[in-house]
RNA sequence: GAUAAGAGCAAACCCAUCGUAAGGUGGGGGCGCAAAGCUUCCGGUCCUUAAAUUAAAGUCUAAGGACAGCGGAGCUGCCGAA
Numbered sequence: 001g002a003u004a005a006g007a008g009c010a011a012a013c014c015c016a017u018c019g020u021a022a023g024g025u026g027g028g029g030g031c032g033c034a035a036a037g038c039u040u041c042c043g044g045u046c047c048u049u050a051a052a053u054u055a056a057a058g059u060c061u062a063a064g065g066a067c068a069g070c071g072g073a074g075c076u077g078c079c080g081a082a
């Protein structure tokens, strides 16, 4: 980071499966992505549980978990025009 080249990944949704759930995995499928490659260190969002508060819903705090395609950060990587 280009109306370049060769690639790559794979949203929603569907099927199967794991999980209380968020969500994960495999197949199909493509919304998109110059790191949509990898890593939860920081913030954020989501789920579960408990305490406090509340008529209740909810709010707040803590613990455990999820999201790398929420942002920051770290490491690595293809090509080579302006």
Base pairs, nucleotide, nucleotide: 001079008033009032013028014027015026016025017024018023031069037075038074039073041072042071043070044067045066046065047064048063049062050061052059053058